[in-house]
Parts: sequence; C1' cells; structure tokens
RNA sequence: GACGCGAAAGGGCAUACCCAUCGCGAGGUGGGGGCGCAAAGCCACGGGACUCCACGAGGAGUCAGCCGGGUUGCCGAA
Repeated sequence: GACGCGAAAGGGCAUACCCAUCGCGAGGUGGGGGCGCAAAGCCACGGGACUCCACGAGGAGUCAGCCGGGUUGCCGAA
C1' cells in the first nucleotide's frame, strides 16, 4: 500500500407519518421527522412487487430502504 473485516472516531443517509408541490397512477421533488442502514452512494442488467393503457397478445412506467449483480467511496482496531 492492497484485500478481507467492521471496534473506535469524525461524520453521512433518512422508514413510517405530516405539510407543500408534480404525476391518470405506482410514485417523484422540497421541508419537517427518525424506523433503521457500513455503502440505505450510483446504475433499471436479471428476478420480483406495484401502476397505467389494452378484449387479448402485449405495451409504457414506478420501486436501488425487495433480492441478485455491476461500479465508486470515508475511517483503520482486533
């Protein structure tokens, strides 16, 4: 120095819910809030859940804090 790992320190993010706002909707954004998270940073590639349009085949979306995967990263004890 790197990998693994996750004690400590400095910090970070922000569930539910509330307010405002955008959207047909799932949901997004901003503020409050804090259940939790060592990637709860980012990516819609695979699976899954959800929404809309369709008689159907199917099409278009949402969710990264559902799982897997990819990628970047703070600190440094055992």
Annotation:
Model confidence (mean pLDDT): 88 of 100. c-di-GMP-I riboswitch aptamer from a Gaiellales bacterium, 78 nucleotides, folded computationally. Rfam family: c-di-GMP-I riboswitch aptamer. From the family's description: GEMM was predicted in a large-scale screen for bacterial structured RNA regulatory elements.